RNAcentral holds the sequence, with entries from ENA. Bacterial RNase P class A from a Vicinamibacterales bacterium, 426 nucleotides, folded computationally. Rfam family: Bacterial RNase P class A. Rfam links the family to the GO terms ribonuclease P activity, dimeric ribonuclease P complex and tRNA processing. The coordinates come from a structure-prediction model, not an experiment, and the mean pLDDT is 76. Of the family's consensus pairs, 94% are formed in the model.
Parts: sequence; C1' cells; structure tokens
RNA sequence: GCAGUGAACCAGACGAUCGUCCGUCUCGCCGUAGUCCCGAAGGGACGAAGGCGGAUGGGAGGAAAGUCCGAACUCCGCAGGGCAGUGCGCCGGGUAACGCCCGGUCGGGGCAACCCGAAGGAAAGUGGCACAGAAAAUACACCGCCCUGAGCGAGCGCGCGAAAGCGCGCGAGUGAAGGGUAAGGGUGAAAAGGUGCGGUAAGAGCGCACCGCGCCCGUGGCAACACGGGUGGCAGGCUAAACCCCGCACGGAGCAAGGCCAAAUAGGGAAGCGCGACCAGAACGGCCCGUUCGAAGCUUCCGGGUAGGCCGCUUGAUCCCGCCAGCAAUGGCGGGGCUAGAGGAAUGAUUGUCGUCCGCCGCAGCUGCCGGCCGAAAGGCCGGCGCGAAGGCGGAACAGAAUUCGGCUUACGGUUCACUGCGGCG
Repeated sequence: GCAGUGAACCAGACGAUCGUCCGUCUCGCCGUAGUCCCGAAGGGACGAAGGCGGAUGGGAGGAAAGUCCGAACUCCGCAGGGCAGUGCGCCGGGUAACGCCCGGUCGGGGCAACCCGAAGGAAAGUGGCACAGAAAAUACACCGCCCUGAGCGAGCGCGCGAAAGCGCGCGAGUGAAGGGUAAGGGUGAAAAGGUGCGGUAAGAGCGCACCGCGCCCGUGGCAACACGGGUGGCAGGCUAAACCCCGCACGGAGCAAGGCCAAAUAGGGAAGCGCGACCAGAACGGCCCGUUCGAAGCUUCCGGGUAGGCCGCUUGAUCCCGCCAGCAAUGGCGGGGCUAGAGGAAUGAUUGUCGUCCGCCGCAGCUGCCGGCCGAAAGGCCGGCGCGAAGGCGGAACAGAAUUCGGCUUACGGUUCACUGCGGCG
C1' cells in the first nucleotide's frame, strides 16, 4: 500500500432573525366564579380558574422504524389438577424476564484474523424420499466376475475297414440351465463403514493392522465433553422448521389498558304541585266494599351515559463518574444529575463563519507509465497519460418520540483502535 476481520465512538459546532410544544415567574393587560364597598336602579374595587402578552429554562434516535420476542403497569378471569394448543431444546452462568446476552463444548466455513449453527430423540411408532436406477430399506442383482454345466463342437489320437466311412477317447471354443458374489461398472442428493495386506473359484469383517462406530472402564472437567485403555467384527440410509416421543415454559386483553369530573339533547327513576274525577281501565286469586296505581302538563332531585376536560404520563429493572467482585455477560458500593411529554400531534425555517466527508475541476510537484530527440555514459529536453499538496465549484446518510423498559431484526454516513493475509521499501 492492497484485501479483509473484530470492537468502540460520533451523528456537525458556534451565532443571528422568525416560528413552535411544555414548565416556571413577587411580571403586564383582560376578566368568570367569589368577596367587599357605595347604592333606588345600578355602579365600583380586589380578583381563584381562564385568556392574551412578556421574561426565562428545556425540547427526538442509534435506530425514535419493523411491532418479532420478553417484562413492568392496568382491567377481566382463576380451588386444585389434567387434556388440548403454542413456543423453546448442547453445557454452565447472567437477568425482573426472554426465543436475549456472556463463557465454554461439539459440528461446519475460511490460508488466517475470525465467522455461522432451532445443536434432544431416527435402537417407541407412523409417514415421505421426485427423476434416474436392479434396488430408496424385511436390502437388492442390470452389467460384470467366478464355479458347476446339458447340448454343440474346429481339431488331434487310437481301433476296424480295400476305400468311403464307422466307433472310441482327448478336446480349444461355445453354451441352455443352476449356483456363488457385493470387490468393480452404472443411477442418484443419498446404495448396509474407509484404506491396506492376507485370503478365496471369484469375492466378502472372511481374517488381521490402522481409522470409524457401539459398549465397558479409568483420568481430567461443575457439566456439555475431551483424552487413554479394553472389548464387540459391527447396530445400520436420509428426513423430526413431517406427524410424533421426551423434557421445560405459558390464563386473556391491552394506555383506544384503566380511573375521576361531567354540558346540551333524548330516554329511565323518585318526590311535590297540578289535571281529572268516583266514570272507564289495571293490581290486591273470583265477587262486593275499600285501598293503591294510571291519566295533559310544570318544578326539583337522583342515576346511567355522550361530547368535552383531568389523571394514568414520565424518578426509572434510570443516566454519568469512580472503586470493588467476575475471563465476561453482569452485579455491589459511593458520589453526582433530572434529561420531551405532545394529542391532528411541537422539536422547524432562512442565513453567516468554521469544521468533517464525498463528487467534479485542477496550479505546483512526482523516485509512476509510454513515445520521440540529444548524449560515449550518467543524464537532459519535449509531448501524451496517470496520481495530485494548495485552490475553486457543488452536495450532506438512514430517519421523527406517542404508557414505559430489556432485547432482536432491518435501514444508514463517518472516525478511531486492535488484529489477519499478501506485496513493497529501509
């Protein structure tokens, strides 16, 4: 220098003018309720609340996002237990809790720094495995290899015969059929351990050595597990983010939770007044008497509840610094701080100076490249390209709190540190 890995940090700074939300104020003005004064009517003073203004203080994020997990808080439900359902699943630790984090183990990727993993069970059962292939699981047999081998059989030998020929024997080769094999070929994502030696008709854990696997023991470790020894020739494919089995956890809804105050209008209830009048109706089981209710409307009160207002609402598993414990996540102690609280929803707009980064242009320069010329050489000169201090112009990532926390995921500009690999120079 190039390529990469991990971690931490920042998210422009300082002003000017205008604007906006919240808080505070012994501030100014208006002014409701109320109190007080004068009073015949009425008027005046002070003035909670509130409105307008003024001063002053504060006002988004690392993700405020997705709303994917876990909690706090609130309401509802709930004797206890189980079923169903959902989620999670190596070990240890952390935490209020978690599906999160830390440290390990194992497996996988990378030359490495380092990264990734929903990582229990396939020897409980059920299911699935396209195409290809003989066979996708009670293993199987397409080619091949090997053994036996009916039949056919070139040719050779012997015997008989005068010869043609006949008979007997041997017989390369071919080969119906039967059997062995799982080494080799071929198919596939995957084919019943791997390599080698022996062995065999050919082969094969058939035998042996090493590796792998299962079981047992020992050592180390809290554990996952690792290492070592022994033993068995050796269970049997893959798939559980397929059903399932095992273990663990889980009641539901969410700040539009929930609570308080409460107008107008229309219903509901009660009381009083009033209307009506002993008549009709209803109730007291039927009848009579009696009692009560009911009957236009008005007033007052009560209750539910809507608009609206208030609370919940930001002091909290809180932030900063230091020390201590711990490898770490994290915890403890001490000191200090208070840091948005809106509700159609504020946190903004314009502008000045400086800074950072990016893009374009580009003076000087270059121990970068190419070409040409001069020169014996060293080198020099010219032209083109490249890089490019200074300087000029332009631009400014993702994104906006909504009850509050802890996480995860996603989006995104930059800085610094540590580390790894390769190359160059001294």